Transfer RNA from a Candidatus Omnitrophota bacterium, 71 nucleotides, folded computationally. The sequence was found in a public genome assembly. Its Rfam family is "tRNA". About the family: Transfer RNA (tRNA) molecules are approximately 80 nucleotides in length. Its mean pLDDT, the model's own confidence on a scale to 100, is 82.
RNA sequence: GCGGGCGUAGUUCAGUGGUAGAACCUCAGCUUCCCAAGCUGGUGACGUGAGUUCGAUUCUCAUCGCCCGCU
Numbered sequence: 001g002c003g004g005g006c007g008u009a010g011u012u013c014a015g016u017g018g019u020a021g022a023a024c025c026u027c028a029g030c031u032u033c034c035c036a037a038g039c040u041g042g043u044g045a046c047g048u049g050a051g052u053u054c055g056a057u058u059c060u061c062a063u064c065g066c067c068c069g070c071u
Stems, first nucleotide, its partner, number of pairs: 001070007010024004018054001026042005047063005
């Protein structure tokens, strides 16, 4: 330099155009003499910028970061 893959919650992962989910973590409450465990509820995310579309996490382009291959 060229090509390919990945980027979603604090972490690990779903989600192939129509209100973004789970588990763990965290916070609050219940329970308990206290702790742990358990139960209920809450907070919190689509790497960035454009484009297409009535509507984009999803499709297109560029860019950034990480990984792999080729030279």